Overview
This is a predicted structure of a 350-nucleotide part of an RNA (small-subunit ribosomal RNA, central domain) from an uncultured prokaryote. The coordinates come from a structure-prediction model, not an experiment, and the mean pLDDT is 85.
Context: one part of a larger RNA
RNA sequence: CUGGGCGUAAAGCGCGUGUAGGUGGUUUGGUAAGUUGGAUGUUAAAUCUCCCGGCUCAACCGGGAGUUGUCGUUCAAAACUGCCAAACUAGAGGACGGUAGAGGGAGGUGGAAUUCCCGGUGUAGUAGUGAAAUGCGUAGAUAUCGGGAGGAACACCAGUGGCGAAGGCGGUACCCUGGCCCGUUUCUGACACUCAGACGCGAAAGCGUGGGGAGCGAACAGGAUUAGAUACCCUGGUAGUCCACGCCCUAAACGAUGUUCACCAGUUGCUGGGAGAUUCGACCCUUUCAGUGACGCAGCUAACGCAUUAAGUGAACCGCCUGGGGAGUACGAUCGCAAGGUUGAAACUC
Numbered sequence: 001c002u003g004g005g006c007g008u009a010a011a012g013c014g015c016g017u018g019u020a021g022g023u024g025g026u027u028u029g030g031u032a033a034g035u036u037g038g039a040u041g042u043u044a045a046a047u048c049u050c051c052c053g054g055c056u057c058a059a060c061c062g063g064g065a066g067u068u069g070u071c072g073u074u075c076a077a078a079a080c081u082g083c084c085a086a087a088c089u090a091g092a093g094g095a096c097g098g099u100a101g102a103g104g105g106a107g108g109u110g111g112a113a114u115u116c117c118c119g120g121u122g123u124a125g126u127a128g129u130g131a132a133a134u135g136c137g138u139a140g141a142u143a144u145c146g147g148g149a150g151g152a153a154c155a156c157c158a159g160u161g162g163c164g165a166a167g168g169c170g171g172u173a174c175c176c177u178g179g180c181c182c183g184u185u186u187c188u189g190a191c192a193c194u195c196a197g198a199c200g201c202g203a204a205a206g207c208g209u210g211g212g213g214a215g216c217g218a219a220c221a222g223g224a225u226u227a228g229a230u231a232c233c234c235u236g237g238u239a240g241u242c243c244a245c246g247c248c249c250u251a252a253a254c255g256a257u258g259u260u261c262a263c264c265a266g267u268u269g270c271u272g273g274g275a276g277a278u279u280c281g282a283c284c285c286u287u288u289c290a291g292u293g294a295c296g297c298a299g300c301u302a303a304c305g306c307a308u309u310a311a312g313u314g315a316a317c318c319g320c321c322u323g324g325g326g327a328g329u330a331c332g333a334u335c336g337c338a339a340g341g342u343u344g345a346a347a348c349u350c
Stems, first nucleotide, its partner, number of pairs: 003322004007304002012318001014201004021194003025088007033081002035077007048066007091191001092188004096183003103177003108172002110154001115149007125136002162169002206247006215241002220236004258317006266295011299306002323350003332343004
């Protein structure tokens, strides 16, 4: 090198863009690098295989022959791969015409609710719990009415509904902007797939600077509970949660399932388009693309289960695993303001 694997046993990078590399549609002609065949050379000795012989046998020793293959040279073949040339349209992409959408960004705006402030009414409780107490309240609370301030989040619609590569995205109108899908003719003519490094994005928490601060609420304080209670429950409450800019780069970042392509019974929902039939029109019906669910055959699976959205059958490329603990630790390197991240052992032990 060769093997077997990666939903749950160890194992799919959190996600994308993409370089090198690997792989690559149909047809014709050429070439002959790979490939195949022939010839020839080489392939030291020992070793190895076969034959013969010598020590009484054997091991051992001596002699002879062979030594696939690989490699060099040369001749030939042209199916396949490569390369060169020419062409094609089924892959891919563009144009044109349409649809849907919490896709992203920026600045506006609306109503309900909580809290606080001011004023009115009003009087002794209120709040909270399993029960209480701390707390708040005669300096007038809770309740109720009117007015105001401010911050955050957007009830109903709302849906195994939609959009996005993932993280994620939900009041409302406007502006800027990305992508998908469908349809028909048309254009380019393999422009494709994957992707080590690299680059970008990346929930929450956390960090820096400056704002903001209603509610909630780590830490903290108090009240309970309890044998204790550094908790669960209650009353408060600071960071934080929010905004701008800059970092951090991790998650059960999950479908615990890498991306792309092809093929392989069906049944039944939903979403977005198209076509047909019918109709005055719509609904309904039939059918076809794209997506998203439930069930189910073959097949697969250790089983559970998966099953055209595969974990089935194949192909291309990448990543990863190789007993448990030690350990995602130490050391080194690198990134970071820090917290820490990435890479990542061994001794020892079972």